[in-house]
RNA sequence: GGGCCCGUAGCUCAGUUGGGAGAGCGCAUCGUUCGCAACGAUGAGGUCACCGGUUCGACCCCGGUCGGGUCCA
Numbered sequence: 001g002g003g004c005c006c007g008u009a010g011c012u013c014a015g016u017u018g019g020g021a022g023a024g025c026g027c028a029u030c031g032u033u034c035g036c037a038a039c040g041a042u043g044a045g046g047u048c049a050c051c052g053g054u055u056c057g058a059c060c061c062c063g064g065u066c067g068g069g070u071c072c073a
Base pairs, nucleotide, nucleotide: 001072002071003070004069005068006067007066010025011024012023013022019056027043028042029041030040031039049065050064051063052062053061
């Protein structure tokens, strides 16, 4: 330098024939208990890596940039 894959909640990840942003764990509050743990209920938490384009509408399509992994040189 080139090819391919990946970037979504604090962590691990799901979600794409374009229209609702989610799960588990973690965290907070409440209940049960004398208290803890465990369990149950409720809730907070996201500029979907960044910039631009297409579209009525983009996590999803197109171009570029950055970062990580891997292969080739």